[in-house]
RNA sequence: AUGAAAGUAUAAAGAGAUAUCCUUAAGUGGGUAGCCGUCGGGGAAAUAUAAAAAAGAAGUAUUUUUAUAAAAACUCUCAGGCAAAGGGAUUUAUACUGGAUG
Numbered sequence: 001a002u003g004a005a006a007g008u009a010u011a012a013a014g015a016g017a018u019a020u021c022c023u024u025a026a027g028u029g030g031g032u033a034g035c036c037g038u039c040g041g042g043g044a045a046a047u048a049u050a051a052a053a054a055a056g057a058a059g060u061a062u063u064u065u066u067a068u069a070a071a072a073a074c075u076c077u078c079a080g081g082c083a084a085a086g087g088g089a090u091u092u093a094u095a096c097u098g099g100a101u102g
């Protein structure tokens, strides 16, 4: 002296699905059925490793089975949500932290 990843804060953008029905003064609380995925959470594919078995002249190669590791905006709908508000993955900008790299 350059200032990556990651993190924090602020601002902007940000979807989906019954304002169902019963009760209640109510858009509140409770119940009934119906739905949504972009907070959270669960699942596991290629592949890799290990073990066992099979065939085979033999093999570190092949096939099968089991176990472990392994992702999402995929999937499940547990939680959450289904007027507005709020929330909201993610994106952009700015500032700070940081210190990869040169």
Stems, first nucleotide, its partner, number of pairs: 006097008018033001021031003034082003040078001041076003047069008
Molecule: Glycine riboswitch aptamer
Organism: Clostridium carboxidivorans